[in-house]
RNA sequence: GCACCGGUAGCUCAGCUGGAUAGAGCACCAGACUUCGACUCUGGGGGCCGCGGGUUCGAAUCCUGCCCGGUGCG
Numbered sequence: 001g002c003a004c005c006g007g008u009a010g011c012u013c014a015g016c017u018g019g020a021u022a023g024a025g026c027a028c029c030a031g032a033c034u035u036c037g038a039c040u041c042u043g044g045g046g047g048c049c050g051c052g053g054g055u056u057c058g059a060a061u062c063c064u065g066c067c068c069g070g071u072g073c074g
Stems, first nucleotide, its partner, number of pairs: 001073007010026004019057001028044005050066005
């Protein structure tokens, strides 16, 4: 340099055949329980989807440029 894969919550990921408020588990916070704590149960906060531009009535999803990580080739 070229090709392919990936980037979504603090972490690990789903969603990517375009559509209604963007989700799960763990973690975190509060309450119940407990002498306190742990476990368990209930509830809650937290992401404008790597960045910019485009297409569209509508984009996490399609197109495009760039950035970061991984694998392979040279």
Transfer RNA from Rhizomicrobium sp., 74 nucleotides, folded computationally. The RNAcentral record of the sequence draws on ENA and MGnify. It matches the Rfam family "tRNA". By type it is a transfer RNA. From the family's description: Transfer RNA (tRNA) molecules are approximately 80 nucleotides in length.